[in-house]
Context: one part of a larger RNA
This record gives sequence, C1' cells and structure tokens, in this order.
RNA sequence: CUGGGCGUAAAGCGCACGUAGGCGGACUAUUAAGUCAGGGGUGAAAUCCCGGGGCUCAACCCCGGAACUGCCCUUGAUACUGGUAGUCUUGAGUUCGAGAGAGGUGAGUGGAAUUGCGAGUGUAGAGGUGAAAUUCGUAGAUAUUCGCAGGAACACCAGUGGCGAAGGCGGCUCACUGGCUCGAUACUGACGCUGAGGUGCGAAAGUGUGGGGAGCAAACAGGAUUAGAUACCCUGGUAGUCCACACCGUAAACGAUGAAUGCCAGUCGUCGGGUAGCAUGCUAUUCGGUGACACACCUAACGGAUUAAGCAUUCCGCCUGGGGAGUACGGCCGCAAGGUUAAAACUC
Repeated sequence: CUGGGCGUAAAGCGCACGUAGGCGGACUAUUAAGUCAGGGGUGAAAUCCCGGGGCUCAACCCCGGAACUGCCCUUGAUACUGGUAGUCUUGAGUUCGAGAGAGGUGAGUGGAAUUGCGAGUGUAGAGGUGAAAUUCGUAGAUAUUCGCAGGAACACCAGUGGCGAAGGCGGCUCACUGGCUCGAUACUGACGCUGAGGUGCGAAAGUGUGGGGAGCAAACAGGAUUAGAUACCCUGGUAGUCCACACCGUAAACGAUGAAUGCCAGUCGUCGGGUAGCAUGCUAUUCGGUGACACACCUAACGGAUUAAGCAUUCCGCCUGGGGAGUACGGCCGCAAGGUUAAAACUC
C1' cells in the first nucleotide's frame, strides 16, 4: 500500500461555523462526458507466458504464437452517474399563533454567614488535637447584645430536573439578546449533508497592566508526629482565588462513544407542548427531550440495545508492537510558562 479497525486492547480533533472538495430527494424530456457493445489503427525489438527447435543436458540461443490488461479514431446502446431544460413537495427553510428554560451580556438590588472595627454586659481563660504545643487573652480575650465597614458565595426550593455546540450556567429585579419545542395553514422549491486548510469559542491553573482583598489558601514560618518528616495533623500566612482589559489554548475538555440521514420488538419513569374523552384530574394518544430495564441483533468479554456499540449510506478525523517519546531538531504561535506540528539511532 491493500486491508482491518477506533466505548474499555493503538485509535473520534475539546466544541462549533464554514472555504475548496466529496456526496446528495421525486418525476419528465433531451444530451451522450463517464459506462457498455461492435469495428479499425497503434501498442518497436528484447523481456514474461505457451508450442517447437539448436549447443551431449542446463543456463543460453533460434523460430512461431499468444500477450502487451493501454491510448486514439469510428459506429451504436441509454438503465445508472454527470450535463442541460422543465415540473413537484416528502428533505431544508420562511410566515403566523402559543410555550418552557441556572442559555448569554450589562445594570441594579436582598438576606443569612464569616472576618474586622466601635460601644455595652462580663471574667479567666479561649483555640486546637489522638494527645499536645505553637497561637490569642487581665493593655480584658472567648461568650453575649447593638451598630458600622468590606469582600466573596448564593442555604432551603433542587430533581439520573432544565438550558447551552462544547467549555459551562443556580438569590431576586430590569434592559438588551441567541437558540429550542409544539400547533396551524400559507409560501420558497433541493436552497441539503459533511467539511482538508481557515476562523471563532474554549474549565482550572498561569501571565501582563490597573483595581480589590472578607473567607480560603500553593510558597513560606512555627508547633507537633516520626528513626527522619522538606508530608499527612495544628497555629499563622503571601501569590492566587474576585473585577476590568489583554494574553495563554491546555484537561480523565469523558458518554474515554465524530457529524448527518433512513430502517429495526417492547415495558416503566420523568421534563416541555398538542389532541380526544369525560368523573376536572385522570385515561388514551401524539411530537420533542432526558433516564431505567429488556427482545432481535451486535460484542473478545464487560456490556450496548430506537439517545446503538444493531442494519445500511455519505463525509471528515485518527490507529498500525512496547520503550526511546508526545521527546530531540526544525517550522509556526506565545511576554513568559509553554503549546502545536513531529522523528531517528538504540533496545526488547
């Protein structure tokens, strides 16, 4: 390479948008590029293959045939693919009417708690632990009452509940704003799917500048423990955690499961709509999500099973024994930390 694969053995890009490309619904007509058939030309010789022959055999050589799977020209065929023209509504989208939601951004605001400060009461302890000590306290602590300040997070509700492409999102109110679901008829008429490059978003930590700093807390200091204790435990405590702007671009970024479409038994929950029946809060049914169990089928097994890891199609990404190594070198990106792309020698 051909293949075979990618939940857990190596392997799905963290996620989306989208360029090129690839692929693409139903019907009719036409064309004849792909495709198929006939004919012709060419496809040097040698080589390969087959049948003969010559060197004593063989290698080797000679003769004949086939082949040279290709290209070109021409005459036809028209199912499929493509092109052109036209039509359609099921895919996709628009319109109208409802609906649910921690979806996003900004502004405002509320209560509980921690801490600090001020004042009152009050007196000798308080903290902390397995036990202690470091620590705080007669300069009045801890406790308790009132007041003030400030920062951060939002108990209960809360739910295999909801929303979002993913990361993620949770007090309350307002403004702006994205997506989704259901129902209805009307409209457009394949406008679709995927997506190399590319672009954007992207937890935490980290970085830059300027703020902020209650609690927590890497580093650090002290006290313990211990043979030691650069730890686990305790007392403190700075970056950081918070805000604004700018970078970083990585995670067990996980469902360890790419996206899209169609098909293939069911049962029971739950969330958001609709329809029908009436006992007006239930029953039946339907669409969309989210779960549990379980057939067929799949799987090495575990397990998966209409939210597939089943049966198929399209497109992309990725894997190819372990170590060396996600490393070196080079390129690109970054202020840096580093990220990304990515080997080989050697070794088993």